[in-house]
Context: one part of a larger RNA
Molecule: small-subunit ribosomal RNA, 5' domain
Organism: uncultured bacterium
C1' cells in the first nucleotide's frame, strides 16, 4: 500500500454485473429435483354406434385418440451436492498399451429362415394391523428358450510379408468346435442380427514434479522375485499352490502431524512467498461399515442385501427412512439469502413425431458482501445576516455558506408508447421489465473517522495518574493541541472505520 467467500460498529438513495454455511461430512419436518415410449405387448377404463332392457344394466362392435397400473425397451453411471477422506500413478506434464473395453452416434459388407413354452397384468381364494406375501385358473410380446445358416471366435496345420523382447498383420488358406436376429407403423421409414473401420468416453502402466516433522531409523512374510494354475476388458502378488530369500532405507524408508490436486486467485519491478472461495479440468464420498445384483458402463447421492446408530409408525407380530440436490427448520457460529417464477431460451433423457420430464438451466427475490458507474442540485448572491465559537474585546472564523433571485430535472413521482432475447412457422418466465416521449417539483437522498509525532488537520472549556487514551514512542498527577465537550480543520465518502488473515 494492496487483497478477502469476511465480520464487527456508525451510517445508508439508486442502477448493472458479480457473489452468499469458511463453523455441526450436525440432526431433519413439507414440497419438488429421472424419467419417457400406445409407431414393442395383452388387458382394462373414458368416448361412440348398435340390440336388449325388469331402467339398476347387460351384450356385440368400433376406433376417437385420451387415460392408466401391469410386462417390455431406453434412460436412471449424466446432469446437481460436498471435501469427510486421500501424502496416494489422487493430481499435474510427458510418454506406452505389440495387455484392454467403449450402449447411443458415423462410414463400409453381409444377413432378417423355422419352431416352442411360459409369464406378469387379470380372475378366484388365503395371510398381514401395515408394509407386503403365498396358492389355484386364464393370456401377448421387440420378454424367454430351442432349430437352420455364417467372412468373426477358440482348438490343429499351413503361406506371406513386418516389428520393439513377449510377438503383429495380412476380412491369407486349409479341416475341427460350438455361437445370431423382431418386429412395428404404415409405403416410406424406423428398427433387430453379425463383421470391420472410425469418432467419443473410460481402464491399465511408465519417468518428472509439488507438504511439515529424525523429540518418528531401521521398515516389511504376499513380504521381493519364479513356476503352476484361478480371476478380469486387459497386465499385474489382483489372489492361490510350491520354490527361492529377497525387498526398501540419511538422495529419509517406516512411523506421526496436516492436506483434495490443478488451470488459476491474491501479493510483488521480478525472483518468490501465501491461497485452491466463484468459474472450469480431474479425484474421492453421499447416514456409518461391509457386499455383491443388474448393465456398454456402477459396486450404484434420491437402486438392493447384511450388520451399527438414530428417528418414525405399530394391533408388539414386525414395519418405514436417509436433503454432501433446489427451497425450508433445529442447532453450532463473530457469520452466509426465497419453502419464489419459468421450461420462453441454452442443454439433457425419453419419443418416428407432436410432446413429456428437466429445483440442470434461464430468471426474479433478500444481503453495500465485493467492483463499477450515478446522485444528493446549478448560477448569482454581503467587506459579509442570525446563531455558535475564539478574542489581545478592536475584532476573527463558520462564509457565498445561508436567506433571497434565476435555473435545470440524473434520481424520484405521475403518465403515454414500448423492445431485444424467436436465428426458425409456432412459442416470451423474466416483463408492461429495458429503454423512448411528456408532466411536476430543488424537490426524495450524507455520512464516518481522525487533528502529539510517526501523519494531513487547533483552538477553548471539564477532569486532575481520576475518568480515560494508546498500532509504537507515549499522554493524564491543576492552564493536556495525546481524556470527555464544543467550535474549527484534515482525509475519505453511500459509505467510513476497527478486527482477524495473506503478500
Nucleotide at each position: 500500500g494492496g487483497a478477502c467467500g469476511a465480520a464487527c460498529g456508525c451510517u445508508g438513495g439508486c442502477g448493472g454485473c458479480g457473489u452468499g454455511c469458511u463453523u455441526a461430512a450436525c440432526a431433519c419436518a413439507u414440497g419438488c429435483a429421472a424419467g419417457u415410449c400406445g409407431a414393442g405387448c395383452g388387458a382394462g377404463g373414458c368416448c361412440c354406434c348398435g340390440c336388449c332392457u325388469u331402467c339398476g344394466g347387460g351384450u356385440g362392435g368400433g376406433u376417437g385418440u385420451c387415460c392408466u397400473a401391469g410386462c417390455g425397451g431406453c434412460g436412471a453411471a449424466c446432469g446437481g451436492g460436498u471435501g469427510a477422506g486421500u501424502a496416494a500413478c489422487a493430481c499435474g506434464u510427458g510418454g506406452g498399451c505389440a495387455a484392454c473395453c467403449u450402449g447411443c452416434c458415423c462410414c463400409c459388407g453381409g444377413c432378417u429362415c423355422u419352431g416352442g413354452g411360459a409369464u406378469a397384468a387379470c380372475u378366484c381364494c388365503a395371510a398381514g394391523a401395515a408394509a407386503u406375501u403365498g396358492g389355484g385358473g386364464c393370456u401377448a410380446a421387440u420378454a424367454c428358450c430351442g432349430g437352420a445358416u455364417a467372412u468373426g471366435a477358440c482348438c490343429g496345420c499351413u503361406g506371406a510379408c513386418c516389428g520393439c523382447a513377449u510377438g503383429g498383420u495380412c476380412u491369407g488358406g486349409u479341416g475341427g468346435u460350438g455361437g445370431a436376429a423382431a418386429g412395428a407403423u404404415u409405403u416410406a421409414u424406423c428398427g433387430g442380427c453379425u463383421g470391420g473401420g472410425g469418432a467419443u468416453g473410460g481402464g491399465c502402466c511408465c519417468g518428472c514434479g509439488g507438504c511439515c516433522u529424525a523429540u518418528c531409523a531401521g521398515c516389511u512374510u504376499g513380504u521381493u522375485g519364479g513356476u503352476g494354475g484361478g480371476g478380469u476388458a486387459g497386465u499385474g502378488g489382483c489372489c492361490u499352490a510350491c520354490c527361492a530369500a529377497g525387498g526398501c532405507g540419511a538422495c529419509g524408508a517406516c512411523g506421526g502431524g496436516u492436506a483434495g490436486c490443478c488451470g488459476g486467485c491474491c501479493u510483488g519491478a521480478g525472483a518468490g512467498g501465501g491461497u485452491g472461495a466463484c468459474c472450469g479440468g480431474c479425484c474421492a464420498c453421499a447416514c456409518u461399515g461391509g457386499g455383491a445384483c443388474u448393465g456398454a458402463g456402477a459396486c450404484a447421492c434420491u437402486g438392493c442385501c447384511c450388520a451399527g446408530a438414530c428417528u418414525u409408525c405399530u394391533a408388539c407380530g414386525g414395519a418405514a427412512g436417509g436433503c454432501u440436490g433446489c427451497a425450508g427448520u433445529c442447532g453450532a457460529g463473530a457469520a452466509u439469502c426465497u419453502u419464489c417464477c419459468c421450461c420462453a431460451a441454452u442443454g439433457g433423457c425419453c419419443g418416428a413425431a407432436a410432446g413429456g420430464c428437466u429445483g440442470a438451466g434461464g430468471g426474479a427475490g433478500c444481503g453495500a458482501c465485493g467492483c463499477c458507474g450515478c446522485g444528493u442540485g446549478c448560477a448569482g448572491g454581503a467587506a459579509g445576516a442570525c446563531g455558535c465559537u475564539c478574542u489581545u474585546c478592536g475584532g476573527a472564523g463558520u462564509g457565498u455558506a445561508a436567506a433571497c433571485u434565476g435555473c435545470u430535472u440524473u434520481u424520484g413521482u405521475u403518465u403515454g408508447g414500448g423492445a431485444a432475447c424467436a436465428a426458425c412457422u409456432c412459442u416470451g418466465a423474466g416483463u408492461g421489465u429495458a429503454c423512448c416521449g411528456a408532466a411536476c417539483g430543488a424537490a426524495u437522498a450524507a455520512g464516518g473517522g481522525g487533528c502529539u509525532g510517526c501523519u494531513a488537520a487547533c483552538u477553548u472549556c471539564g477532569u486532575g495518574c481520576c475518568a480515560g487514551c494508546a498500532g509504537c514512542a507515549g499522554c493524564g498527577g491543576u492552564a493536556a493541541u495525546a481524556c470527555g465537550a464544543a467550535g474549527g480543520c484534515c482525509c475519505c465518502g453511500a459509505g467510513c472505520g476497527u478486527u482477524a488473515u495473506c503478500c